[in-house]
RNA sequence: GUCGGGGUAGCUCAGUUGGUUCAAAGCGGUCGUCUCAUACGCGACAGAUCGUGGGUUCGAAUCCCACCCCCGACA
Numbered sequence: 001g002u003c004g005g006g007g008u009a010g011c012u013c014a015g016u017u018g019g020u021u022c023a024a025a026g027c028g029g030u031c032g033u034c035u036c037a038u039a040c041g042c043g044a045c046a047g048a049u050c051g052u053g054g055g056u057u058c059g060a061a062u063c064c065c066a067c068c069c070c071c072g073a074c075a
Base pairs, nucleotide, nucleotide: 001074002073003072004071005070006069007068010027011026012025019058029045030044031043032042033041051067052066053065054064055063
């Protein structure tokens, strides 16, 4: 340099062909419950405007363009 995959919560990730209402879940966190106590278990809550900027559209995490970052292959 070319090609491919990826970037969504503190971490691991799902999100089908754009569709409205809340972007789902597990771990972790906080609170409560349980216990003599801790852990486990159970319940609730908080936490992401989806890598950045622009475009298309009535409507974008999802489609298009540019750029940034990570991984791999080839040179």